[in-house]
């Protein structure tokens, strides 16, 4: 102190997770000590068992029980019984004090209950403390006891006898009460002293003679009770409530004030500062957490209340309306003999229940306190102690130091090795905390109790002595042995410290949040290893932190969630200058409280800490006295600048009512004039020969005002627009006479308030939801048409929203400029300055998350209103208010998501725009789609048809040659260190093999012949046998490498450094102009600079040069039928070297430059001269594991390998790429010219002779610029004359040839016979811009042969077009919109089907708690009461008011349920459409009605 998730990628806005701290905690695995606190958070549910309040015999009458003493029986002694109150003592019973404390508990209270600070002149107080006075005399009674007697018990009842500190009388005694009077005192009700006179009214005794108790009055001191300022919860979807209710006068009651209570009279009182109603809770001191304001909590410990099964009630007492006490009523247990009767653990303990959960039926009164006693002492589940419980906190151990062969063994890797566990361990030396064993062993006891003594003085101090220890033989201390008795847990994908194997295969799981897991998972599970923390770690729950995410400190509202639709305007906030005053706020002193504890600072005791003790500060608070006077506030006195107010004189589409106009539509008559009109992207419906459109005049009728007209103008908004008149309002500006803060802002309230919609009356031309027809479409309840009702106008009422927008609440005051318009005023001849008010555009600082705002602020400031607090649910439900309805106003939940939402970047992408290119289109040629064949694919068939290639960018493709081979497939036959290649380690032999044999064949068996080298050790080569490697065209191309297509040979993609921006990113690469070019100029926050573009590299085209053989023949000689044939020659052709040449260089014109333009010039070639190699960053998880390599996976007598056969060539079908045609620009014959480039020896090929021919046999040349080497269309001639032919050849029969081991499946050719479909091909669709398209033949790989019509290359002849860039496809570049970013093949919307999940409504059913009426009405106070009791005071009886409960009724509130229904959220791949995002293909959206 933060971080992590919305994005391709920013900033900012948000919300959600999460590190942290705490707990009376609970679970899961683990567990050595002791210390100190700590343990029903739930059912204030029910409780069995014991205990927890009792004491006093020095009040008393007595004496059950115990014990001692006397006395008697039992001869004596022990014993026993029996009498004896004589003593110790004492049950029960009278009295007295105490049982109001002290322990518990958190139901109930929102209240003087509790904090705190005051008052009581309205009170009280036992025990204790002082002071002053008293205590005379007298009576009657009771219990216990006896005796009798009911009852199951509890518990009575009648007689009878008797005591006090128990009770009554009388006397004394005022300070009590009443009357009068008198002096003082207070703010005030009044209070405080003295007098008079009347009236009533105390006591107690014990005694050891010291004392200890009683009475009565005043003072303390303690505790208590009343009151009253302040203060601490939520909900307004709870807005009015009160009837003893608010005052009074008058009683009554109280300790004491009061409607506490009671008659009577009045009509009050509380409430928006929040009254009542219902819900929730015990408050403080503290506690946790925070930097700290706050935010939570209120368990232990203190202090206060409230309560004791549920409610009521008194009684006694100082004190209770009383936890272990009384009545009396309820529910519930138990006991009972049925007739009654008994209980109350929210005391300590413990039991059931409930719950996720929380302990022992424990010892002690030793010590602290309490209680009764004179005292000893008794009682005390308070108390101190002990026991279970890691449930917290702090502390201590589980060792230390050496120790490397860096061990075994795990685990991993690149694996003859090496890392890691790891100085870890084994060993070796040392210690001995804690535990174990032995022993010694406290303090807590100051003190009090008992006796003795000393001083003085009855006491009380001292001194001896004696007795009191539960905890506990414990804390501590010594000794003794031994590493000995002690480590675990939860992580490792980011946030967060820590990785690797194997395992699974979106399965099983895992997550706090984001997310992992679909075959290489650091994320699951397991293992090694690491990280954290440790006698404890994790998980869960809750709180407060991060969270400035409710913002006082310290948030915000144009666009992210938010400014009310606008105004006036009550209360409320807040409010100019300048003076006296005052002293409430405010500041300062002191004083008095703010309990202790806790906290926190020093200091000391437990060894240390924790834990305790002392001492300081502090406790922010609240209340008195004083001082101060600047600011806020109150009083007063001035003031003019705020505000209003008057006078001038001008602007406005500003409102209101009233009258008037013109053009235009419908319409009506009437006139022309005829066949169409009308409408549309095309058309129909509609109108129209009964005369429409169109036109010409008359008329009618409504409803809006063209032109001017504008960032114009006026109003609060909403809005307002021909002229004219009426009333009434307003801002502005000028003058500075007036008043003198009168102001601003405004919850509730009023008041307006566009469209649409309601009601009633009226009106109806245009327009035009609903509606109907008519196109349109796959459908069209729509866009388009063609009609049309309600409305759309007027009155007069209701409603009250809008994207009601400037998406920007009023108001004031300050803060830089420049420019436009409006209104007004002043100067000035006039342009033009200038003040003042509106309105607009653009910057500056400065804000802002940017966009943008910027004196009309979203700037810098002060007031006041009003909202917001993550998306969905939802502006919805319920509840209330308004409204005739519509529906408007407030306005949730539960449940879901992890994001929704702003702004800008950077791409893609548009049925966006702008600019440009391409055989892209157009303009042309010639083809495909139609036939047959050939070839490839599908599909389909098969034992197999082996595999791959699948839009462009697969489909005559991998394959540049499947009859066997090949060959991967299939069937049958073999082999199993293997067909091939190799280490070792052993045995043996050449190796090899002609021939014969079987056999389909691999193969298996004969087996003539048949070894080198040597240093003599053996080695080379083979076979066999073992073993280690093999072998695999078997998966994964989505694990790669390497090669490849495709965008596109399209002009693009990027970097340094600068600069702009918070940033992502931009800029340079953007603009003009040019280009084939991101080619170049030129601009310019860029400046250069890389890959690419071009150039350098081939080939071709022109020329000289250099060299001539196998090329050539001009000249010279020679030959031949004839021919560079021969000799000569290198001159030309050609051939190969090495070079020139083109560069917009020159010339016009255009341009600033780049550059362009020219039938220019010159040249062979002209503007890149033509071709080819050459392919930036990237994309498509593109192909390719079967060319090749290569991680993982998997097979191992088979998924390896050999062999025969078969099959890849199958055949109802579909497409693709081709070849032949279909004809006369043509076919068939005959003759006849012209090539280039390529191979060639198992080869090309010539030449004789056969054979129609393919070909056959002979000889001959060429390893080749030397032979192959005579090309076809062409040209000449001639025949066929539009015909399925002298077209086309397909299929098909016969007959050959060649190759090869072999031509059935399944080969080419050749020759005769056959002579099919085809007459130019639907929609669509391919190629091609010049030596090109078209059209003619030739060569070669490959390869025995060849299904070659492919594939790749040669020349031959040789064309037509191209306005142009509107459209189609593709592509570049700049713009724009965007909800896309997997990136339009995207994104998203609603019904509807299905499954789950919470909610609304709802006939009704039950449930609670609260209030009202009415009946009844217990105990118990009060109040009244003749007969009965009592000598008397008094009881009783008996009514009565009052009330708890109960019963009964009516409504009203909450809450659960409930067929059904309603809408809502969620769930990989349903259906149906395409609404929205791009101009989403009809712009979108707001409010409204159908």
């Nucleotide at each position: 102190a933060g971080a992590g998730u919305u994005u391709g990628a920013u900033c900012a806005u948000g919300g959600c997770u999460c590190a942290g701290g705490a707990u009376g905690a609970a679970c899961g695995c683990u567990a050595g000590c002791g210390g100190c606190a700590g343990g029903c958070u739930u059912a204030a549910c029910a409780c069995a068992u014991g205990c927890a309040a009792g004491u006093c015999g020095u009040g008393g009458g007595g004496c059950a029980g115990c014990g001692c003493g006397c006395u008697g029986u039992a001869g004596c002694a022990a014993u026993a019984c029996a009498g004896u109150g004589g003593c110790g003592g004492c049950g029960a019973c009278c009295g007295g004090c105490g049982g109001a404390a002290g322990g518990g508990u958190g139901c109930g209270u929102a209240a003087c209950a509790c904090g705190u600070g005051a008052g009581c002149a309205a009170c009280u107080u036992g025990c204790c403390c002082g002071u002053a006075a008293c205590a005379g005399g007298g009576g009657g009674a009771u219990a216990a006891g006896c005796g009798c007697u009911g009852g199951a018990a509890a518990c009575g009842g009648c007689g009878u006898c008797u005591a006090a500190u128990a009770u009554c009388c009388c006397a004394u005694a005022a300070u009590a009460u009443a009357u009068u009077u008198c002096a003082c005192c207070g703010c005030a009700u009044g209070a405080u002293g003295g007098a008079a006179u009347a009236u009533u009214g105390a006591a107690a005794a014990c005694u050891c003679c010291g004392g200890u108790g009683g009475u009565u009055a005043c003072g303390g001191a303690u505790g208590g009770g009343c009151u009253c300022g302040c203060g601490g919860g939520a909900c307004a979807u709870u807005a009015g409530c009160u009837a003893g209710u608010c005052g009074g006068c008058g009683g009554g009651g109280u300790a004491a004030c009061g409607g506490c209570c009671c008659a009577c009279c009045u009509g009050g009182c509380c409430g928006a500062c929040g009254a009542u109603c219902a819900g929730u809770a015990g408050g403080g001191g503290u506690u946790c957490u925070g930097a700290g304001a706050g935010g939570a909590a209120g368990g232990u410990c203190c202090c206060c209340c409230a309560c004791a099964u549920u409610g009521g009630a008194a009684c006694u007492g100082a004190g209770a309306c009383a936890c272990g006490g009384u009545c009396c009523a309820a529910a519930c247990u138990c006991c009972u003999a049925c007739g009654g009767g008994a209980g109350g653990c929210a005391g300590c303990a413990g039991u059931g229940a409930g719950g996720a959960a929380u302990a022992u039926u424990g010892g002690u009164c030793a010590a602290u306190g309490g209680g009764c006693g004179a005292g000893a002492g008794c009682c005390u589940g308070a108390a101190c102690c002990a026991g279970c419980c890691a449930a917290g906190u702090a502390g201590c151990g589980u060792g230390c130091a050496g120790g490397a062969a860096g061990a075994c063994g795990g685990c991993c890797c690149u694996a003859u090795g090496g890392g890691u566990u790891g100085u870890a361990a084994a060993c070796u030396g040392c210690u001995u905390u804690u535990g174990g064993a032995g022993g010694g062993g406290a303090a807590u006891a100051a003190a009090g109790u008992g006796g003795c003594g000393u001083a003085c003085g009855u006491g009380u101090a001292c001194g001896c002595c004696u007795u009191u220890g539960u905890a506990u033989g414990u804390a501590c201390c010594c000794u003794c042995a031994g590493a000995a008795u002690a480590a675990g847990g939860a992580c490792c994908g980011g946030c967060u410290a820590a990785u690797u194997c194997c395992g699974u295969g979106c399965c099983a799981g895992c997550a706090g949040c984001c997310g992992c897991g679909g075959u290489a998972a650091u994320a699951c599970g397991g293992a090694a290893g690491g990280u954290c923390c440790g006698g404890g770690c994790g998980u869960u729950a809750u709180c407060c932190g991060g969270a400035u995410u409710u913002a006082u400190u310290g948030g915000g509202u144009u666009u992210a969630a938010a400014g009310g639709g606008a105004g006036c305007g009550c209360a409320g906030g807040c409010c100019g200058c300048c003076g006296a005053u005052u002293a409430a706020g405010c500041g300062u002193g002191a004083c008095g409280u703010g309990a202790a504890a806790u906290g926190u600072c020093c200091c000391g005791g437990c060894u240390c800490a924790a834990c305790c003790g002392g001492g300081g500060a502090g406790u922010u608070g609240c209340g008195u006295c004083g001082c101060g006077a600047a600011c806020u506030g109150g009083u007063u006195g001035g003031c003019u600048u705020g505000a209003g107010u008057g006078c001038g004189g001008a602007c406005g589409a500003g409102g209101u009512a009233u009258g008037c106009g013109g053009a235009a539509u419908u319409c009506g008559u009437g006139g022309u004039a005829u066949a169409g009109c009308g409408g549309u992207g095309a058309a129909a419906u509609g109108c129209u020969u009964a005369g429409a459109u169109a036109u010409c005049a008359c008329g009618a009728a409504g409803a809006a005002c063209c032109c001017c007209g504008a960032u114009u103008g006026c109003g609060a908004a909403g809005g307002c627009a021909g002229c004219u008149c009426u009333c009434g309002g307003c801002a502005g500006c000028g003058c500075u006479a007036c008043u003198g803060a009168c102001g601003c802002u405004g919850a509730u309230g009023c008041u307006c308030g566009a469209a649409g919609g309601u009601g009633c009356g009226g009106g109806u031309a245009u327009c035009g939801a609903a509606c109907a027809g008519g196109a349109u479409u796959a459908g069209a309840u729509a866009c388009c048409c063609u009609g049309g009702u309600a409305g759309u106008c007027c009155g007069c009422a209701c409603g009250g929203u809008a994207a009601a927008c400037g998406a920007u609440g009023g108001a004031u005051g300050c803060c830089c400029g420049c420019u436009g318009u409006c209104c007004g005023g002043c100067c000035u001849u006039u342009u033009u300055g200038u003040c003042g008010g509106g309105u607009g555009g653009c910057c500056a600082a400065g804000a802002g998350a940017a966009a943008u705002c910027a004196u009309u602020a979203a700037g810098c400031a002060u007031c006041c209103c009003a909202c917001c607090u993550g998306g969905g649910g939802a502006g919805u439900a319920c509840g209330c208010c308004g409204g005739c309805a519509a529906c408007g106003g407030u306005g949730a939940a539960a449940c879901u998501c992890a994001a929704a939402g702003g702004a800008a970047u950077u791409g893609a992408c548009g049925g966006g725009g702008g600019c440009c290119c391409g055989c892209a289109c157009a303009a042309g040629c010639g083809g495909a789609g139609g036939a047959a064949c050939a070839u490839g694919u599908g599909g389909u068939u098969u034992a197999a048809u082996u595999c791959g290639a699948u839009g462009a960018u697969a489909c005559g493709c991998g394959a540049g040659g499947a009859a066997c081979c090949u060959u991967a497939c299939c069937c049958g036959g073999g082999c199993u260190u293997g067909a091939a290649c190799u280490g070792c380690a052993g045995a043996g032999g050449a190796a090899g093999g002609a021939u014969c044999u079987g056999g389909a064949g691999a193969c298996a068996g004969u087996g003539a012949c048949g070894c080198c080298c040597u240093u003599c050790g053996g080695g080379g080569c083979c076979u066999c046998u073992g073993u280690g490697g093999a072998g695999g065209u078997g998966c994964u191309g989505c694990a790669u490498g390497g090669u490849u297509g495709u965008c596109g040979u399209c002009a693009g993609c990027u970097c340094g450094u600068g600069c702009c921006g918070u940033g992502a990113g931009g800029u340079g690469u953007c603009g003009g102009c040019u280009u084939a070019a991101g080619u170049g100029c030129c601009a310019u926050a860029a400046c250069g600079a890389g890959c690419g573009c071009a150039a350098c590299c081939c080939c071709u085209u022109u020329c000289g040069u250099c060299a001539g053989u196998u090329g050539c023949c001009a000249u010279c000689g020679g030959g031949u039928c004839g021919u560079g044939c021969c000799g000569g020659g290198c001159a030309c052709u050609c051939u190969g070297g090495a070079g020139a040449c083109a560069c917009u260089g020159c010339c016009a014109c255009c341009g600033u430059a780049a550059g362009g333009u020219g039938u220019g010039a010159g040249g062979a070639a002209g503007g890149u001269g033509g071709g080819g190699a050459u392919g930036a960053c990237g994309u498509c998880a593109a192909a390719u594991c079967a060319g090749c390599a290569c991680g993982g996976c998997c097979c191992u007598u088979a998924c390896g390998u050999c062999c025969g056969g078969g099959g890849c060539u199958a055949c109802a079908c579909a497409c693709g790429u081709g070849u032949u045609a279909c004809a006369a620009u043509g076919g068939g014959u005959g003759g006849u010219a012209c090539a280039g480039a390529a191979a060639g020896c198992a080869g090309g090929a010539g030449u004789g002779c056969c054979g129609c021919a393919a070909g056959g046999c002979g000889c001959u040349u060429c390893g080749a610029a030397u032979c192959c080497u005579g090309a076809a269309a062409g040209c000449c001639a001639u025949c066929c004359u539009c015909a399925g032919u002298u077209c086309g050849g397909a299929u098909u029969g016969g007959g050959g040839u060649c190759u090869g081991c072999a031509a059935c499946c399944c080969g080419a050719c050749c020759c005769c016979a056959u002579g099919a479909a085809g007459c130019u091909g639907g929609a669509u669709u391919c190629g091609c811009u010049a030596g090109u398209a078209a059209u003619c033949g030739c060569g070669c790989a490959u390869c025995a042969g060849c299904c070659a019509u492919g594939g790749c290359g040669c020349g031959g002849u040789g064309a037509a077009u191209a306005c142009g860039u509107u459209c189609c496809c593709g592509g570049g570049c700049c713009u724009u919109g965007u909800a896309c970013a997997c990136a339009c093949c995207g994104c998203c919307c609603g019904u509807c089907a299905a499954g789950c999940c919470a909610u609304g409504a709802a006939a009704g059913c039950c449930u609670g708690g609260g209030g009202c009426g009415c009946c009844u009405g217990a105990a118990g106070u009060c109040c009244g009461u003749g007969a009965c009791c009592g000598c008397g005071a008094g009881g009783g009886u008996c009514g009565g008011c009052c009330u708890a409960g109960g019963g009964u009724g009516a409504a009203a509130c909450a809450g659960g349920u409930g067929a059904u229904u309603g809408g809502g959220g969620c769930u990989a791949a349903g259906u149906c459409g395409u609404a929205a995002c791009a101009a989403g293909g009809u712009a979108a959206c707001c409010g409204u009605a159908a």
The RNA shown here (small-subunit ribosomal RNA) has 1490 nucleotides and comes from an uncultured bacterium.